About this RNA:
Transfer RNA from a Patescibacteria group bacterium, 73 nucleotides, folded computationally. The organism belongs to Bacteria candidate phyla, within Bacteria. Its Rfam family is "tRNA". It is annotated as a transfer RNA. About the family: Transfer RNA (tRNA) molecules are approximately 80 nucleotides in length.

RNA sequence: GGGCCCGUAGCUUAGCUGGUAGAGCGCCUCAUUUGCAAUGAGGAGGUCAGCGGUUCGAAUCCGCUCGGGUCCA
Numbered sequence: 001g002g003g004c005c006c007g008u009a010g011c012u013u014a015g016c017u018g019g020u021a022g023a024g025c026g027c028c029u030c031a032u033u034u035g036c037a038a039u040g041a042g043g044a045g046g047u048c049a050g051c052g053g054u055u056c057g058a059a060u061c062c063g064c065u066c067g068g069g070u071c072c073a
Stems, first nucleotide, its partner, number of pairs: 001072007010025004019056001027043005049065005
């Protein structure tokens, strides 16, 4: 320098051929307990790596850039 794959909540990740962004763990509050843990109920937390394009509508499709992995030189 070139090819391919990946980037979604603090972490691990789902998201079907474009139509309200979800789950588990963690965090906060409440109940239960003398207290902790466990359990139950409720809640907060996301510019979907960035920018631009297509579209009525983009995490999803297209282009470029950045970061990570891998292969070739």